[in-house]
Context: one part of a larger RNA
This record gives sequence, C1' cells and structure tokens, in this order.
RNA sequence: UUGGGUUUAAAGGGUGCGUAGGCGGCCUGAUCAGUCAGUGGUUAAAGACUGCGGCUCAACCGUAGCACGCCAUUGAUACUGUCAGGCUUGAGUUCGACAGAGGAAACUGGAAUGUGUGGUGUAGCGGUGAAAUGCAUAGAUAUGACACAGAACACCGAUUGCGAAGGCAUGUUUCUAUGUCGAAACUGACGCUAAGGCACGAAAGCGUGGGGAGCGAACAGGAUUAGAUACCCUGGUAGUCCACGCUGUAAACGAUGAUCACUAGAUGUUCGGACUUCGGUCUGAGUGUCCCAGCGAAAGCGAUAAGUGAUCCACCUGGGGAGUACGUCGGCAACGAUGAAACUC
Repeated sequence: UUGGGUUUAAAGGGUGCGUAGGCGGCCUGAUCAGUCAGUGGUUAAAGACUGCGGCUCAACCGUAGCACGCCAUUGAUACUGUCAGGCUUGAGUUCGACAGAGGAAACUGGAAUGUGUGGUGUAGCGGUGAAAUGCAUAGAUAUGACACAGAACACCGAUUGCGAAGGCAUGUUUCUAUGUCGAAACUGACGCUAAGGCACGAAAGCGUGGGGAGCGAACAGGAUUAGAUACCCUGGUAGUCCACGCUGUAAACGAUGAUCACUAGAUGUUCGGACUUCGGUCUGAGUGUCCCAGCGAAAGCGAUAAGUGAUCCACCUGGGGAGUACGUCGGCAACGAUGAAACUC
C1' cells in the first nucleotide's frame, strides 16, 4: 500500500463547539476543468513482457509489437466541478402550547446528630463473636426544656424526568439555557462530519482565605493472631463543606463515535397532538422489555441494531518489556499529554 477490523478477543477520542479539509437535496441552462473517445508527436539503445524465428534443445541471439505516461489537437456532455436562474422535502426562523432533580444566585423549613446552660435522677454507660482501651460519683448514660453549630435532604421516588458528557433531588423567588408537539407564515441547501484549536469535565489532590456537626486516610491506643504495620473496637489530623484559582484524570461504561436513509411485530411507560361510540384508536418525540428477517465465534444484538447501505472523524495490528525510558509540551507540585527500543517468550 491492497485488504481486514474496533460490545466482551488488540482497537470508539471523557464530552461538546467549531477552523481547515472531506462529503453533500430537486429542476433548468451555460461552460468543458475533471471524465471518456479519435488523431498526431514524444517516450534513445539495451533490458522486461507478448508473438514468430536461428543455433539438435535450453541458456543465448535475431525480428516484429503492445501497453503506460506526457504534450498538442479534434470531438462527446451522462456524471463530478464551475457559473447563472429557480424550487421546498434537508436545515433554520416565526407564532401558539407544553415539559422537566437542566444551570447560576439569594432566601428558607423540619427531622436527625453534636455541643453548651440549667432541671429530674443514680450507678453505671459504651462497645464486641467475647472483651478491653474509652466515658462516669468533679454526677455520666437515660429523660424533658432552651440555645447554638455544621452538613445532608426521609416520605413523594419510579427500568420516572432533565442535561453534550461529567452530572442534577427540602421549599420559594429572581435571572438564564434547552427540548418536544402543533400551525405551515418566512429564509431558500444556509447542510453533515471534523485533523489541529477552544471550552466543559466525578472523586482524590494542590494554592489562598473561611468553616468544621457527623464521618474519617494518616496517627495513637485496645483486641484478634504464630505474627497482624489489617479486618473488629475506642479516639482522631488532613480531608469531606464554602469562595476564588489550579489540576484534567476514572470500569469518564451502553466497555457500543457522529449524522442520514431503509428493514415484521407484540407489550409497558413519560411528555405533546388529532379523533372517539368514552371502551379506546391513530400519530410525533423520548424511555424499557420480548422478539421476525438479518447479523454474530458465541454470549447475544435486533427500528434506542451489534441488520442493510452512505459520508466524515478517531483508533487497532502477538504477549512481556511499558503506558516505561529519552526528548518535547503543560503543571506550584503531585503528575498529565505525546511515546519508543534493546532484550525475551
């Protein structure tokens, strides 16, 4: 390079926006750049290839020739390109209706927990497989009152809903974004994908300043054990929370890239619309289950495809060495991104 692949065997980028590039709806006309056909020139000889011939064959040699490329020229005009004009089904706008834990900020509620104050009350409490460390006559545990603090939101709650993904749940308000359906008024291909790039991105971690109830790496003690740097228990610092800034990784998973078209059905459910004999029926957008054809090594997938096709991007090429070394870029650091080879099986 040709070819083959990417749910689980190696392999889909964590997600989006978007630049270049690639690809791109229907009709008409023009052009003839791509494309196709003819002709001419050129493509040294030798070699290679094909046909024929000469050495008894072959190697070897002779002879004839094709093809490809480039240049010029004459034509063809379906397709692609370019230019011009038009269209509405793709895409978007408008109007109406609706949906939701989508995002940001401010305020707010009750239960629980802990602490403080004072009351009742007396000898234990707590914890475990059993114990002990621990707490308690300086009055604990328990119980009821008041106050304060921080964090999380029981029930509703559901294969429910929303979001590009990460993710999102007490309630109210303000600001803000999105999606769907219906109408078919407007624009008229304005589209798809997307290398680089930019933005977002759980948890842990880092910086500065707050906050700190509970939980709790590290740490200390008590147990267990042959030992026990653990599992269990009593404590407990970072952290967990807030603001601002950084980090940029996850089994970031549906282990399944995005978009479009097509290919039997059945049955739930969420949000719209139309009709209805009020039983339901049809339809659009989601979200589940079971399955036809088909696919698949099988498990399974099956209109939310892993089926049948098209376009674009990313990625894979035996195991280990190794996501390591070196270099470069990023980062305060931790580390991240890119990413080999020797050697070995």
This is a predicted structure of a 345-nucleotide part of an RNA (small-subunit ribosomal RNA, central domain) from a metagenome. Its mean pLDDT, the model's own confidence on a scale to 100, is 87.